The RNA shown here (transfer RNA) has 73 nucleotides and comes from an uncultured Erysipelotrichaceae bacterium. It matches the Rfam family "tRNA". Rfam links the family to the GO term triplet codon-amino acid adaptor activity. It is annotated as a transfer RNA.
[in-house]
RNA sequence: GGGUCCAUAGCUCAGCUGGGAGAGCGCCUCGUUCGCAACGAGGAGGUCAGGGGUUCGAAUCCCCCUGGAUCCA
Numbered sequence: 001g002g003g004u005c006c007a008u009a010g011c012u013c014a015g016c017u018g019g020g021a022g023a024g025c026g027c028c029u030c031g032u033u034c035g036c037a038a039c040g041a042g043g044a045g046g047u048c049a050g051g052g053g054u055u056c057g058a059a060u061c062c063c064c065c066u067g068g069a070u071c072c073a
Stems, first nucleotide, its partner, number of pairs: 001072007010025004019056001027043005050064004
């Protein structure tokens, strides 16, 4: 330098057939307990790495860019 893949909640990751942004763990509150753990109920938390384009509508499609993994040179 070139190819492929990855980037979504604090962490690990779903969602790629374009229309609701989600799960588990963690965090907060309440209940149960003398108390803790466990369990149950509720809640907060996201510019979907960044910029631009297409579209009525983009995490999802296209282009550029940043970082990471891997292969080739």